[in-house]
Context: one part of a larger RNA
RNA sequence: UGGCGGGGGAGCACUACAACCGGAGGAGCCUGCGGUUUAAUUGGACUCAACGCCGGACAUCUCACCAGCACCGACAGUGUGCAGUGAAGAUCAGGUUGAUGACCUUACUGGAGCCACUGAGAGGAGGUGCAUGGCCGCCGUCAGCUCGUACCGUGAGGCGUCCUGUUAAGUCAGGCAACGAGCGAGACCCGCAUCCCUAAUUGCCAGCAGCAACCUUGUGUUGGCUGGGUACACUAGGAAGACCGCCACGGCCAAAGCGGAGGAAGGAACGGGCAACGGUAGGUCAGUAUGCCCCGAAUGUGCUGGGCAACACGCGGGCUACAAUGGCCGGGACAGUGGGACGCGACCCCGAGAGGGAGAGCUAAUCUCCUAAACCCGGUCGUAGUUCGGAUUGCGGGCUGAAACCCGCCCGCAUGAAGCUGGAUUCGGUAGUAGUCGCGUGUCAUUAGCGCGCGGCGAAUACGUCCCUGCUCCUUGCACA
Numbered sequence: 001u002g003g004c005g006g007g008g009g010a011g012c013a014c015u016a017c018a019a020c021c022g023g024a025g026g027a028g029c030c031u032g033c034g035g036u037u038u039a040a041u042u043g044g045a046c047u048c049a050a051c052g053c054c055g056g057a058c059a060u061c062u063c064a065c066c067a068g069c070a071c072c073g074a075c076a077g078u079g080u081g082c083a084g085u086g087a088a089g090a091u092c093a094g095g096u097u098g099a100u101g102a103c104c105u106u107a108c109u110g111g112a113g114c115c116a117c118u119g120a121g122a123g124g125a126g127g128u129g130c131a132u133g134g135c136c137g138c139c140g141u142c143a144g145c146u147c148g149u150a151c152c153g154u155g156a157g158g159c160g161u162c163c164u165g166u167u168a169a170g171u172c173a174g175g176c177a178a179c180g181a182g183c184g185a186g187a188c189c190c191g192c193a194u195c196c197c198u199a200a201u202u203g204c205c206a207g208c209a210g211c212a213a214c215c216u217u218g219u220g221u222u223g224g225c226u227g228g229g230u231a232c233a234c235u236a237g238g239a240a241g242a243c244c245g246c247c248a249c250g251g252c253c254a255a256a257g258c259g260g261a262g263g264a265a266g267g268a269a270c271g272g273g274c275a276a277c278g279g280u281a282g283g284u285c286a287g288u289a290u291g292c293c294c295c296g297a298a299u300g301u302g303c304u305g306g307g308c309a310a311c312a313c314g315c316g317g318g319c320u321a322c323a324a325u326g327g328c329c330g331g332g333a334c335a336g337u338g339g340g341a342c343g344c345g346a347c348c349c350c351g352a353g354a355g356g357g358a359g360a361g362c363u364a365a366u367c368u369c370c371u372a373a374a375c376c377c378g379g380u381c382g383u384a385g386u387u388c389g390g391a392u393u394g395c396g397g398g399c400u401g402a403a404a405c406c407c408g409c410c411c412g413c414a415u416g417a418a419g420c421u422g423g424a425u426u427c428g429g430u431a432g433u434a435g436u437c438g439c440g441u442g443u444c445a446u447u448a449g450c451g452c453g454c455g456g457c458g459a460a461u462a463c464g465u466c467c468c469u470g471c472u473c474c475u476u477g478c479a480c481a
Stems, first nucleotide, its partner, number of pairs: 001481002003478003007475007016465002020429005027320008035311002043054002065306007075119005081114002089109001091107001093105003123295002126293003132289001134284003137280003144183006151158002162175004188273004194240001196238004203230003208227003211223004215218001243266001246260002249257001322422001326381007338369003343362002348357003388419001393414007435457008
């Protein structure tokens, strides 16, 4: 100087507690991991920070694994090797084979190189992330890390960076042998909330006119359909606005804090991007790059089939439930983000449905995916393993694809399992949040219980503390470096 302490002080955080709400841990299923099994069940990752992770939803491909089959050596050297008396290569038929001029038999073609060995290559998802670059996770939703000059100390070093108050913050103020400065914090950038201006198509339709449809016919209703308009909504460019600015309290006449007014918004409004010196021999040689080592006729390359999907078990993450704040039936209503030419596919017809036929429009504010669901109204069920729950299985059918046996998704009928709120323990969340409801998209020929987004409905509790878990600063002890 650091690190550590079941030493002390101060401060902080829903990967801490407390208060509250909803979950996980029990069940069935999906998915990842371990284990076991296997010819192979390829490999990596293992507390937080491995385990719906490697964008990792695998039928072939992917693919690295297993079984089988086949293919490939630039260049150099050596050869009393072959070769126009025909090299390499290609091929009919038969045999062989899962299949193949791969091989064998026989034949035909071809027209100049070939073979063996020794080196040396190409290639390697072969090894080493403890040889590396790059990128990423975590410490870190942290507030720290340093420098110049001066001063102190023999020196390592200290001071500044400490103390008091304050802050989300080494944020700011006051004090002080310090005075300044840099990186980080903040500022900045993006989104969102209010208002104004500009613009008016593919958006919109208040007012004006027209047209069409409907009926309970009248100063009716409906349709942006047309002219037209740009008010409103929206779209997308610009501008304004928030600064403790104003008032009061209190504080040291400070910095700040607390309350209030006005305001769409109030004290960082909210959400995101960016994110220090460093550490963790953290992760990745299987994204790519790359040193070294290794394989090099196989550890390279291709094909067929299998496997990654196994199943006595254990664990993680989810989905669906156990019901009446519910299930089912009928009727009715309202979104936003996005995607779409190997695509989205309207309308119409067929089908009970999955789907099929035909096909307008759309390079898309124009056409389309596109009926949102929870919700509301009416009916039914009456506490029951049930009209709850839907696993599992049988049969029939549809779609993608060369191909759904291993091993896809969907529809219909039948079947109707466990499950009556889940031990110890554990997770998320402080507001448009949790919870709940659906929708879009990525992956994608087909397949979403996953990831990333979007909107609808929409709470409870705390406004604290340092007790638990940890972090920051000061201080103290140390047999640690």